This is a predicted structure of a 129-nucleotide RNA (Guanidine-I riboswitch aptamer) from Alkalinema sp. CAN_BIN05.
The sequence was found by an Rfam model in a public genome assembly.
[in-house]
RNA sequence: AAGGAAAGCUUCUAGGGUUCCGGUGAUGAGUUUUAUUGAAUUCACCAUGACUGGUCCGAGAGAAGCAGUUAGGGUAAAGGUUUUAGAAUCUUCCCCCUGACCACACGGCGGGAGAAAAGCCCGGGAGAA
Numbered sequence: 001a002a003g004g005a006a007a008g009c010u011u012c013u014a015g016g017g018u019u020c021c022g023g024u025g026a027u028g029a030g031u032u033u034u035a036u037u038g039a040a041u042u043c044a045c046c047a048u049g050a051c052u053g054g055u056c057c058g059a060g061a062g063a064a065g066c067a068g069u070u071a072g073g074g075u076a077a078a079g080g081u082u083u084u085a086g087a088a089u090c091u092u093c094c095c096c097c098u099g100a101c102c103a104c105a106c107g108g109c110g111g112g113a114g115a116a117a118a119g120c121c122c123g124g125g126a127g128a129a
Base pairs, nucleotide, nucleotide: 008066009065010064011063012062015057016056020054021053022051023048024047025046027044028043029042030041031040032039033038068101069100070099071098072097073096074095077092078091079090080089081088082087104124106127110122111121112120
């Protein structure tokens, strides 16, 4: 200098819109109530996310945990060495416990998915220093 591999998973949050639920409003019909205007309530349909919400999506550069790497210790199994035997000791693999590590990271426009949008995906991209 070049090339390759690994930079993981789960849950949550920042954030996001509006498929469903709910909220709000209009219209229509029914029921109750009122002398009447009207009011309350149920259903249908339409609209609305500058409707707090539930469902849903959701971070490479957010969080936690798991997984992973490594050091020490423990249990069981197998093998080796020494020994008359007992026993001691070493190695390997699985599992468990404890500690450490798990770095760094400025970033468009535009496009895509799904109901739709987004810090999702294109993308640790293009580009910048």

Taxonomically the source falls in Alkalinema (Bacteria, Bacillati, Cyanophyceae, Leptolyngbyales).